[in-house]
RNA sequence: AAGUAAGUAUAAGCGCCAGACCUAUGCCAUAAAUAUAGGUUAACGAGGUACGGAGUUAUCGAAAAAUUCGGCGGAUGCUCCGUCGGCAGAGAAAGCUGUCGUAAAAAGUGAACAAACAUGCGGGAGACUGCAAAACAAAAACACUUAAAACAAACC
Numbered sequence: 001a002a003g004u005a006a007g008u009a010u011a012a013g014c015g016c017c018a019g020a021c022c023u024a025u026g027c028c029a030u031a032a033a034u035a036u037a038g039g040u041u042a043a044c045g046a047g048g049u050a051c052g053g054a055g056u057u058a059u060c061g062a063a064a065a066a067u068u069c070g071g072c073g074g075a076u077g078c079u080c081c082g083u084c085g086g087c088a089g090a091g092a093a094a095g096c097u098g099u100c101g102u103a104a105a106a107a108g109u110g111a112a113c114a115a116a117c118a119u120g121c122g123g124g125a126g127a128c129u130g131c132a133a134a135a136c137a138a139a140a141a142c143a144c145u146u147a148a149a150a151c152a153a154a155c156c
Base pairs, nucleotide, nucleotide: 014073015072016071017070019041020040021039022038023037024036025035026034044061045060046059050083051082052081053080054079055078056077084101085100086099087098088097089096095151106146107145108144109143110142119132120131121130122129123128
């Protein structure tokens, strides 16, 4: 460095749980209720990570309906501080100011993009579930337009 076998991990709109539901068994009247065991479900996608620290109930939407009710954990969000980096502004220069994160301002305007559901083909005894083509969204990215102010050190 390569190969073989086994195990573990491979999740980040993510995981787990209560609850609800299914099956079997006990009880029973082939019932209901209940108990035990095993299982299913428990948020539909879009978008999202420079590094460290702190704080915070972390963005966007989905015809009807949704237990997509509720709880816990996590988390790429946001705010502040520090570091690194880009762009713009100002400046003789350095420092600096603004704002972002390598596709590296913000605001306004504009246009585009999904999945669930349903359908089809499968899996399962069942709750339920896998895959496929098609429809529909918003935000950010994107395109266009537009950009401000200060020179301050030190001390009070």